Predicted 3D model of a 352-nucleotide part of an RNA (small-subunit ribosomal RNA, central domain) from a Microthrixaceae bacterium. Rfam family: Bacterial small subunit ribosomal RNA. Rfam links the family to the GO terms ribosome and structural constituent of ribosome. The RNAcentral record of the full RNA draws on SILVA.
Context: one part of a larger RNA
């Protein structure tokens, strides 16, 4: 619980496509369902408001008048809403046509630089490591250097306060297949729209199954310090893992902790992708203008205050989600999903 909220106090779903729903643009005809008037009928009686009385007031009882949410038929108005027209219309949304920017997605393939490893040479006592060491590697020749060679992951510089994607994400080079965006013309359809309960897909990283592959890094673990102790923090090792394919898993400070659409509200200033115009011809640069993104500052509002502020937390409208003291507990039960870990849904008792 007909309230009030949700950026940070409880509370935006991790994103999306989309059923049902709910809500929808400017006009014209019908229609009269909702809405609006008019009248019938119903709307017992006590109650209840008024007025009159009766108990010596009063409570309280009698009369008599009004009122009575809603209904149901009868007839009317049509502004709005609904319904309905094989009416119209283009400004909302879409196609198309012409450009254009992009680490947006998937397959292939290829390039340098480092790290290790392995051969060779070269070359001798030491590396390496830390606050100090010291475990560890090294006279069976390490460390370092110079050649060849293997292999696996990552892409210095360019780079940004920049781009691009719904989110998660996304970075050398090149090619093929592909999504979306913009921006300009305005040739087409003609409201074909927002929004989304269920549902469906997608979703870092860690885990999980098969099978592969490992260079470096590395939970675990295992020495070595460190210390009162050290199951750490520091050092030498190092196995799952990190990569890959196919299958899962469904989470996260999945964050702008800010759903999603529309319209209106002062401005300056960077900066990315376009168009116009201008600077007496072209033209690089610059100006001015507009359209789409992205960032700082700031005005009015707002805001508990931080702070927001045409990329609002302003000011409105249409839809969904969510909240309702702390703890217990996102746990317990019981479904519904996974091989599992576990995820979703989601409580009481006590107790402050």
């Nucleotide at each position: 619980u007909u309230g009030g909220g949700c950026g940070u106090a409880a509370a935006g779903a991790g994103c999306u496509c989309g059923u049902a729903g709910g809500c929808g643009g400017c006009u014209c005809g019908g229609u009269a369902a909702g809405u609006c008037g008019g009248g019938u009928g119903u709307g017992a009686a006590a109650u209840u408001u008024c007025g009159a009385g009766g108990c010596u007031c009063a409570a309280c009882c009698u009369c008599g008048a009004g009122a009575c949410g809603c209904c149901a038929c009868c007839u009317g108005a049509u502004a709005c809403u609904g319904c309905u027209g094989u009416g119209g219309c283009u400004a909302g949304a879409g196609u198309c046509c012409g450009g254009u920017a992009g680490g947006g997605g998937a397959g292939c393939g290829u390039g340098g630089a480092a790290u290790u490893c392995c051969u060779g040479g070269u070359g001798u006592a030491g590396c390496g490591g830390u606050g100090a060491a010291a475990u560890g590697c090294g006279c069976a020749g390490a460390u370092a250097u110079c050649a060849g060679g293997a292999g696996g992951a990552a892409c210095a510089c360019c780079a940004a306060c920049g781009g691009c994607g719904a989110a998660g994400g996304c970075a050398g080079c090149a090619c093929u297949c592909u999504g979306g965006g913009c921006c300009g013309g305005u040739a087409c359809u003609g409201a074909c729209g927002c929004u989304g309960a269920g549902g469906a897909g997608c979703g870092a990283a860690a885990g999980c199954g098969u099978g592969g592959g490992g260079a470096g890094c590395g939970a675990a673990c295992a020495g070595g310090a460190u210390u009162a102790g050290a199951u750490a923090c520091c050092c030498u090792g190092g196995u799952a893992g990190u990569c890959c394919a196919c299958g899962c898993c469904g989470u996260a400070a999945a964050c702008g902790u800010u759903g999603g659409g529309c319209a209106c509200u002062a401005g300056g200033u960077g900066u990315g992708g376009g168009g116009u115009c201008u600077u007496a011809u072209c033209a690089a640069c610059g100006g001015a203008u507009u359209c789409c993104g992205u960032g700082c500052c700031g005005u009015a509002g707002c805001u508990a205050a931080c702070g927001c502020a045409u990329u609002a937390a302003g000011u409105g409208c249409c839809c969904c989600g969510c909240c309702u003291g702390g703890g217990g507990a996102g746990u317990a039960c019981g479904g519904c999903c996974g091989c599992a870990a576990g995820g979703c849904u989601a409580a009481a008792a006590c107790u402050c």